[in-house]
Annotation:
This is a predicted structure of a 94-nucleotide RNA (THF (Tetrahydrofolate) riboswitch aptamer) from a Bacillota bacterium. The sequence was found by an Rfam model in a public genome assembly. It matches the Rfam family "THF (Tetrahydrofolate) riboswitch aptamer". Its family is annotated with tetrahydrofolate metabolic process in the Gene Ontology. Rfam describes the family as follows. Tetrahydrofolate (THF) riboswitch was first reported for Ames et al. as an RNA motif in 5' untranslated (5'-UTR)regions of folate transport and biosynthesis genes in Firmicutes genomes. The organism belongs to Bacillota, within Bacteria. Its mean pLDDT, the model's own confidence on a scale to 100, is 86.

RNA sequence: GGCAGAGUAGAUGCUGUGCGUUAAGUGCCGGUGGAUGGGAUGUCGCCACCGGACGAAAGGUAUGGACCUGCGGUACAGUAUCGCGUCCGCUGCC
Numbered sequence: 001g002g003c004a005g006a007g008u009a010g011a012u013g014c015u016g017u018g019c020g021u022u023a024a025g026u027g028c029c030g031g032u033g034g035a036u037g038g039g040a041u042g043u044c045g046c047c048a049c050c051g052g053a054c055g056a057a058a059g060g061u062a063u064g065g066a067c068c069u070g071c072g073g074u075a076c077a078g079u080a081u082c083g084c085g086u087c088c089g090c091u092g093c094c
Base pairs, nucleotide, nucleotide: 001094002093003092004091005090010082011081012080013079014078015077016076017075018074019072020071021070028052029051030050031049032048033047034046038088039087040086041085042084058069059068060067061066
């Protein structure tokens, strides 16, 4: 110097445990901020907060106030697969 590889935030499927079903959560729009391969930088990706619009599937058992089955583009964890744009670095080979 050339070639190859590892490695993020996160996404999807499955499993388990929950939450809601007296409607939160999720998703959408706008604003503000934050984190994000080993380092720096960065968003059309991600997260948090505020405001706005929209919006739902409940049923069964039981004289036992609890349980069961569903529903929600629901939360968390585990697991499998996928997985950084630029520059520098790391590993291996030539």